[in-house]
RNA sequence: AGAGUUUGAUCCUGGCUCAGGAUGAACGCUAGCGGCAGGCCUAAUACAUGCAAGACGAACGGUAAGUUUGGUAGCAAUAUUGAACCUAGAGUGUCGUAAGGGUGCGUAACACGUAUGCAAUCUGCCCUCAACAGGAGAAUAGCUCGGGGAAACCCGAAUUAACACUCCAUAAGAUUGUGGUGUGGCAUCACACAGCAAUUAAAACUACGGUGGUUGAGGAUGAGCAUGCGCAUGAUUAGUUAGUUGGCGGGGUAAUGGCCCACCAAGACGAUGAUCAUUAGGGGAACUGAGAGGUUGAUCCCCCACACUGGCACUGAGAUACGGGCCAGACUCCUACGGGAGGCAGCAGUAGGGAAUAUUGGACAAUGGGUGCGAGCCUGAUCCAGCCAUGCCGCGUGCAGGAAGACGGCCUUCUGGGUUGUAAACUGCUUUUAUCUGGGGAUAAAAAGCCCAUGCGUGGGACAUUGAAGGUACCAGAUGAAUAAGCACCGGCUAACUACGUGCCAGCAGCCGCGGUAAUACGUAGGGUGCAAGCGUUGUCCGGAUUUAUUGGGUUUAAAGGGUGCGUAGGCGGUCUAUUAAGUCAGUGGUGAAAUCCAACAGCUCAACUGUUGAUGUGCCAAUGAUACUGAUGGACUUGAGUACAGACGAGGUAGGCGGAAUUGACAGUGUAGCGGUGAAAUGCAUAGAUAUUGUCAAGAACACCGAUAGCGAAGGCAGCUUGCUAGCCUGUAACUGACGCUGAGGCACGAAGGUAUGGGGAUCAAACAGGAUUAGAUACCCUGGUAGUCCAUACAGUAAACGAUGAUUACUCGAUGUUGGCGAUACACUGUGUGUGUCUGAGCGAAAGCAUUAAGUAUCCCACCUGGGAAGUACGAUCGCAAGAUUGAAACUCAAAGGAAUUGGCGGGGGUCCGCACAAGCGGUGGAGCAUGUGGUUUAAUUCGAUGAUACGCGAGGAACCUUACCUGGGCUAGAAUGCUGGGAGACCGUGGGUGAAAGCUCACUUUGUAGCAAUACACUGCCAGUAAGGUGCUGCAUGGCUGUCGUCAGCUCGUGCCGUGAGGUGUUGGGUUAAGUCCCGCAACGAGCGCAACCCCCAUCACUAGUUGCCAUCAGGUAAUGCUGGGAACUCUAGUGAAACUGCCGUCGCAAGACGUGAGGAAGGAGGGGAUGAUGUCAAGUCAUCAUGGCCUUUAUGCCCAGGGCUACACACGUGCUACAAUGGGGAGGACAAAGGGCUGCCACUUAGUGAUAAGGAGCUAAUCCCAAAAACCUCUUCUCAGUUCAGAUUGGAGUCUGCAACUCGACUCCAUGAAGCUGGAAUCGCUAGUAAUCGUAUAUCAGCAAUGAUACGGUGAAUACGUUCCCGGACCUUGUACACACCGCCCGUCAAGCCAUGGAAGCCGGGAGCGCCUGAAGUCCGUCACCGCAAGGAGCGGCCUAGGGUAAAAUUGGUAACUAGGGCUAAGUCGUAACAAGGUAACC
Repeated sequence: AGAGUUUGAUCCUGGCUCAGGAUGAACGCUAGCGGCAGGCCUAAUACAUGCAAGACGAACGGUAAGUUUGGUAGCAAUAUUGAACCUAGAGUGUCGUAAGGGUGCGUAACACGUAUGCAAUCUGCCCUCAACAGGAGAAUAGCUCGGGGAAACCCGAAUUAACACUCCAUAAGAUUGUGGUGUGGCAUCACACAGCAAUUAAAACUACGGUGGUUGAGGAUGAGCAUGCGCAUGAUUAGUUAGUUGGCGGGGUAAUGGCCCACCAAGACGAUGAUCAUUAGGGGAACUGAGAGGUUGAUCCCCCACACUGGCACUGAGAUACGGGCCAGACUCCUACGGGAGGCAGCAGUAGGGAAUAUUGGACAAUGGGUGCGAGCCUGAUCCAGCCAUGCCGCGUGCAGGAAGACGGCCUUCUGGGUUGUAAACUGCUUUUAUCUGGGGAUAAAAAGCCCAUGCGUGGGACAUUGAAGGUACCAGAUGAAUAAGCACCGGCUAACUACGUGCCAGCAGCCGCGGUAAUACGUAGGGUGCAAGCGUUGUCCGGAUUUAUUGGGUUUAAAGGGUGCGUAGGCGGUCUAUUAAGUCAGUGGUGAAAUCCAACAGCUCAACUGUUGAUGUGCCAAUGAUACUGAUGGACUUGAGUACAGACGAGGUAGGCGGAAUUGACAGUGUAGCGGUGAAAUGCAUAGAUAUUGUCAAGAACACCGAUAGCGAAGGCAGCUUGCUAGCCUGUAACUGACGCUGAGGCACGAAGGUAUGGGGAUCAAACAGGAUUAGAUACCCUGGUAGUCCAUACAGUAAACGAUGAUUACUCGAUGUUGGCGAUACACUGUGUGUGUCUGAGCGAAAGCAUUAAGUAUCCCACCUGGGAAGUACGAUCGCAAGAUUGAAACUCAAAGGAAUUGGCGGGGGUCCGCACAAGCGGUGGAGCAUGUGGUUUAAUUCGAUGAUACGCGAGGAACCUUACCUGGGCUAGAAUGCUGGGAGACCGUGGGUGAAAGCUCACUUUGUAGCAAUACACUGCCAGUAAGGUGCUGCAUGGCUGUCGUCAGCUCGUGCCGUGAGGUGUUGGGUUAAGUCCCGCAACGAGCGCAACCCCCAUCACUAGUUGCCAUCAGGUAAUGCUGGGAACUCUAGUGAAACUGCCGUCGCAAGACGUGAGGAAGGAGGGGAUGAUGUCAAGUCAUCAUGGCCUUUAUGCCCAGGGCUACACACGUGCUACAAUGGGGAGGACAAAGGGCUGCCACUUAGUGAUAAGGAGCUAAUCCCAAAAACCUCUUCUCAGUUCAGAUUGGAGUCUGCAACUCGACUCCAUGAAGCUGGAAUCGCUAGUAAUCGUAUAUCAGCAAUGAUACGGUGAAUACGUUCCCGGACCUUGUACACACCGCCCGUCAAGCCAUGGAAGCCGGGAGCGCCUGAAGUCCGUCACCGCAAGGAGCGGCCUAGGGUAAAAUUGGUAACUAGGGCUAAGUCGUAACAAGGUAACC
């Protein structure tokens, strides 16, 4: 100090989350020791038991027990009775019990903190000073006796003491009254002096030292009262208050005071927040933070409050009294039922509550308190110990060496390696700690008391005693590595990675998010990282968060400027001067407790802890000084502001008057069949005469042109012309006033449209409504009508995307260019000057877009507003309103985002440009029929599998009868069908035959006896056994490689450097032209480059050269029935190699150029000459695990292998692709002509013969430019048929055959004869093709025994039509625009309904809580009154009165809980209905 998370990416805004520290903590796992701290945060709930406040005999009466001693009785034990000492318990008295200890209920308050004041006060014990203490008296408790009661306790009688009580005396500097003089003070007054009068005291004890007592004064301590300032939240609490505020008089108190009472007045408090409600003990301080702050108020210290709940007083110096009293209430206990007792929020402890908090311990040794002369006694205060890792601090669990880098574990590319790991073993060393033994009788503790010194603090001396902790701390010795490590985490943030298991399951998760078969994120293991006697989790607080912003934020578009003005309080405010000194500043004094924090030093071995000293204590108060600034008061000024005068300006406002055009209606005329309306229609109007047209009349509303980018107004808003009234702004003059100003919470006024009320008015338009259309629907968009309303007056309402989404004011800060209305005498000129209103641009600002003298710049001052999204501008409450509604305005719950600007893409029923058989123009098809073939579906034991929009469907398959074959049924095999290796044992191998069987297989027999070596044995071969490598067309193409399809042979896709931008990115690649092309040219912050395009390659078209067989034959010769048949030739064709040729090169026009055009020339070919191969970056998780390869998973007497048969060929049906046709441009018959490219020895097969034929039987040639397949067909000539289901068409079926093949039944092809179906040109729709193309005609080949081939791939023959053109459909390219899309429009997304869950609002009612008021009653008690009773008296009892806790009752308000029913909201992979929004979202959207 930051980090993660919104996006495809970016910048910003903004929330959420994390890393740190802390804790009176709790929970989980774990645990060796010590020191120091801490320990009911909840039920101020209830409490058994014990203890926590007594002391004094030197105040008193009296005296049990005990000791000593005496007497009597007795032998004695013993009994009884005296005295002294000592004095228990109980009692009177004095002091204490008001401290100490506990708790935080109440309290928002002079309770607390701080600083003052008391001229308005008290103060036991303590200290100092002064004075004093004489006499008298009556009781009472106890004790004794009697009585009542269960008890607690009570009553009566007699008797008694005191430092208890009463009276008298003495008495002042005390108290009260009174008048006088002086001094002082802030008022009342205070003080001093000398007077007068009245009132009031006391107690004794003694050890003879003293202690104690009374009065007064002073001090100290403690307390009381008053005041300034500080100290929670809520305005959805705005008014509160009758003893209330003040006065006079009295009462009361220690004392002031409405503290209380009588009377008088009507005040007092409050927006600077009264009252009310809720919450809460306050402070020193603690935690955190850089600080400012925020949060907290445990332990320790100070103050307050409380003591079962409420009230009350008494005693006392002090209490309205925790371990006192009285009363009332609740609860508990005892009871003989009549009555009684009690109060742990003291220390322990118990129950309960709770996530949770300890021992019914020891001691008064120390410190302190009470009491006493003292010894002493008491002290759950205190000091100690016990329990608890609750925290902080410290120590330890060993150290060094040790590589065969051991075993084991884990991983692995696997017999190798890595890691655990110097870790272990092993060797040496040490001994803190634990254990044992001993020491430690040390020290901690010297006081008090006694003596001496001293003015006071204090100092000195002598004697003796005292330890709970504790036999502890500490020290020494002995033994021996011996007694001692866990927890969390390892996807990123955040240090640390692999394997297995699991398979959106189980689970994890602080946020983002992991998990759907290869999970570093779940679980386990190995390894690693962090901390460590602890480690994690959870809760809470601060921090990070500048995310409430004083330090230190914002408001055009992210949340946020009030709709506008006037103006109150308040805040702020021009120049000069004087006074003052409130703010401000300076030094000084007082206070700011201690502890804490900080610094230094010191003590425990260190540290925590503790001590000493210092510093701090930012605050408050007082007095002194300074006077710049602010304030206050006085004086002056003119520039801010205003006034005056003059001149302009305008849809400024308001009230009247007037005008024309249009619209609608009425009447009348002309006139006739339609009008109107729409995308197209219909509803509607019209022969009862519409629409159209002409004239007249009426009504209401709005004001064309001018008109604008203009003007005016505070905003809303304002438009024909004119008049009255009225407001404003501007300019000029500088005459007047002299700061009169700015802003403005509340308040008041104005405030579009729509709406409301009353009364008018009502032409047009037009919510609602009706009808017609559209549509799947159409409660809409469109059309025809049409009522409120729209208009006027009056009154309400008070809101708008009331917007410049930009509050008002003042000042300052570059320019350019329009425009409105002025001024500068005039002017079109001007670098003039004010006002208003626009555009562009610089600095600067801004997240950017942008703003930019009309600021969103730089500053001042005031107001308003914001703090994640949703819930929600909702609920409740309040105010306003006739209502509609407006204003104010939450929470629960829920999400991790919501949002702004800009970027790149994609997309658009956006735009522009361009291309393509994309449309158009044409030609021919498909879709109808039959058949072939593929697919779906169905069927089946199986109909193996894959391919499925374009980009599957005559596709993988370029050959399913068996085989293929992967499928089904059945029969077999299990190291297996194939290929290796090792070991064992056997035999040559080969070959032949038999049995069984469907075959595979199983099984039996025969024959032969390898090579080398003497042999053992070895080698080769065959099969067997065992072991080891198998096998799988099983799964995953969403784990992959390779290959392929498609966009697309479309023109695109990128990079380096530079430049621009905060950045994503842009530029280049855009622009202007041009091209088939990102092809080229020009321009340009770009300059270059790469992959694509083109070219280079192949075929065809022309020519040349070379070569001349198997091809060719012009010339020459020979020959045949005929033929290059032969000699020969090398010209031609051809073959197949090498070259040439085409480049807009030339000409013309246009153009800067690139280039385009010309039916230009030339040329075989002309603008890429025609084809082919060639497929950029990428897209579709496209296709293929069944070509092949391959990770992982699965299988192993089977999902492998062998075999037979079957199936892949099924068949109601649907679709795709084809073939053949429907005929005369044709069918049949006869004759005749012309190719190219292929193939051939298990082959092609001439030719001959047989057969109608498929073919068969013979049989030349050819391993091929030589022979063969081989006939090309359409075509041409002649002939026949004559429009019909035919002499068209050929399906189907019957019969007879041929061929291949082990085998044609399922299931082959072909031939012949016979049979002769549908079909007469094909609906909606749809496909191909732009030239040697379509169409049409045949030929060949691969596969192959044969063939389901009408398929595929090639070859040639004949050979068209049309293209105006780019509006539209489809696809694509570039630029631009919008965007809420980015899985990218097959996108996103809204609302109702249905389902589940959650919280909330309303609600008849029901159940509570607290507070107040009225009335009734009223305990104890103070006070007041009081003739009868008691007392000598003081006084008391009793009775009465005021007040009052509590109780009762009544009405209303308030605040909670609950509730039938009900309302909306939120959330929830795959529900329903539509499609509202995002693109012009298909009717622009929004308020």